[in-house]
RNA sequence: GCGGUAGGGUGCGAUGGUCGCGGUGCGCCGGCUGGACGGGCGCGCCGAGGAAAGUCCGAGCUCCGUAGGGCAGACUGCCAGGUAACGCCUGGGCGCCGCAAGGCGACGGAAAGGGCCACAGAAAACAGACCGCCCUUUUCUCCAAAGGGUAAGGGUGAAAAGGUGGGGUAAGAGCCCACCGCGCGCCUGGCAACAGGCGCGGCACGGCAACCCCCGGUCGGAGCAAGGCCAAGUAAGCAGCGAGACCCGGCCCGGGUCGUCUGAGCUGCGGGUAGGCCGCAUGAGGUGGCUGGCGACAGCCAUCCCAGAGAGAUGACCAUCUGCCCCUCAUCAGCGGGCAUACAGAACUCGGCUUAUGGCCCUACCGUCUCC
Numbered sequence: 001g002c003g004g005u006a007g008g009g010u011g012c013g014a015u016g017g018u019c020g021c022g023g024u025g026c027g028c029c030g031g032c033u034g035g036a037c038g039g040g041c042g043c044g045c046c047g048a049g050g051a052a053a054g055u056c057c058g059a060g061c062u063c064c065g066u067a068g069g070g071c072a073g074a075c076u077g078c079c080a081g082g083u084a085a086c087g088c089c090u091g092g093g094c095g096c097c098g099c100a101a102g103g104c105g106a107c108g109g110a111a112a113g114g115g116c117c118a119c120a121g122a123a124a125a126c127a128g129a130c131c132g133c134c135c136u137u138u139u140c141u142c143c144a145a146a147g148g149g150u151a152a153g154g155g156u157g158a159a160a161a162g163g164u165g166g167g168g169u170a171a172g173a174g175c176c177c178a179c180c181g182c183g184c185g186c187c188u189g190g191c192a193a194c195a196g197g198c199g200c201g202g203c204a205c206g207g208c209a210a211c212c213c214c215c216g217g218u219c220g221g222a223g224c225a226a227g228g229c230c231a232a233g234u235a236a237g238c239a240g241c242g243a244g245a246c247c248c249g250g251c252c253c254g255g256g257u258c259g260u261c262u263g264a265g266c267u268g269c270g271g272g273u274a275g276g277c278c279g280c281a282u283g284a285g286g287u288g289g290c291u292g293g294c295g296a297c298a299g300c301c302a303u304c305c306c307a308g309a310g311a312g313a314u315g316a317c318c319a320u321c322u323g324c325c326c327c328u329c330a331u332c333a334g335c336g337g338g339c340a341u342a343c344a345g346a347a348c349u350c351g352g353c354u355u356a357u358g359g360c361c362c363u364a365c366c367g368u369c370u371c372c
Stems, first nucleotide, its partner, number of pairs: 001368010013321007021047009049343001053354002056352005061223004073219005078092005093107001094105004108214002113212002115208003130154002132150007162180006182201008227278004237269005244258005285304008322340005
């Protein structure tokens, strides 16, 4: 230099100003018969994200249910650690891929039982004879046929009943032997998963558990429209007072309706609707430093307060600078013009995962080539 691997940061222009919108603290002003409560003005401060998203997993919080245990069901599954917890994260083991840095893995059990193994193939799990090889018989030989032996070789398949080599045999075969693999036991290292070594066994035990199943572990339900508080109007009910109340009308007279203990009307209570307030922004919180740890993370100290509503505010313009594009073409300079960009938009709150995302910046490591 080229090619690659792993990870981090930023999140969209920067600074200043003017106006607007949402929230909040203080001050002032004022509203209504009355109520939970609310309005106006001024000044100050704050005002989207790394995913606010999908709502997939785990929690906080709230209400309901619940003696204890079991069945059923769902989820989960190498080991150790982290965490409030997790199906998340970190480190390690094993298997596969890659020359490597690294990447991927639902990674307990197939000698508890059931089930399945398409197509092809003779045969797919108490094995199997299609071709081939070998033996015998028919006829001594060739050919052919019949009977038998054989899993070495060919062929089919995702998979053919251990692999390689030697001995052995009519031909073969764990039939026998060595090594590898497998199983069992012991020893060593490791907290463990597991690894290494030694000895024995002798092929007995195919694959699928993301099929049922077995084993270990976890799990009550609903969700901020949770839930709590305040509380007009109307109607039921209860208590007290109680003989009048209402309509026509400017007023009087007059007329009408309802009622007089089978209680009109008024007052209060009451539960609770509309509506209002709380929940609701100090939290498993952010930032910096030190310490412990390989790390996830933890502890201590300092410091900061950082949107919040209700169907829902977070925008516009100007100036300077910066970046990019156009005029513009091989380069440079100048004038002028345009743009400020991806994915996206908080709604009870956290921890994760997943998905979307144009660009810019940074770090570590691997391979290869060249030069010193």